[in-house]
Parts: sequence; C1' cells; structure tokens
RNA sequence: GGGCCAGUAGCUCAGUUGGUUAGAGCAGGGGACUCAUAAUCCCUUGGUCGUGGGUUCAAGUCCUACCUGGCCUA
Repeated sequence: GGGCCAGUAGCUCAGUUGGUUAGAGCAGGGGACUCAUAAUCCCUUGGUCGUGGGUUCAAGUCCUACCUGGCCUA
C1' cells in the first nucleotide's frame, strides 16, 4: 500500500428483510429481608448508537468519506 471485520450505557454485548418508547447482564444509587454483613428480591440512574454527509415519510440498521482498534496479505 491492498483486503476483511468491529465500533450501541462505566464494562461485556443483543438489536429480526428500515417502522411504534433503544434493550439485557454486570457495575452505580435507593429500598425490603437480617442483630449486622453477604446472598436473594424490588425499584431506579445512565446513551449525540465512532464522526460528517447522503437516500427515505421514517436510519442503530441502507449508501458514502473519514477516525479508532483488530486480523490477513505484499
């Protein structure tokens, strides 16, 4: 240099041929239980969906350029 894959909550990830409110587990906060702690249970906070542009009535999802990380290749 060329090719491929990934980027969604603090972390690990899901998100169905574009459609109703963007989710799970862990972590954080509050509560129940307990003499107390742990465990368990309930409630709850938290997101510019990597960035810009485009297509569309509608984009996490499609197209495009770029950024970051990983792999292959010369």
The prediction has a mean pLDDT of 81. The RNA shown here (transfer RNA) has 74 nucleotides and comes from a Thermoguttaceae bacterium. The source organism's lineage runs through Bacteria, Pseudomonadati, Planctomycetia, Pirellulales and Thermoguttaceae. It was read from a public genome assembly. It matches the Rfam family "tRNA". Rfam classes the family as a transfer RNA.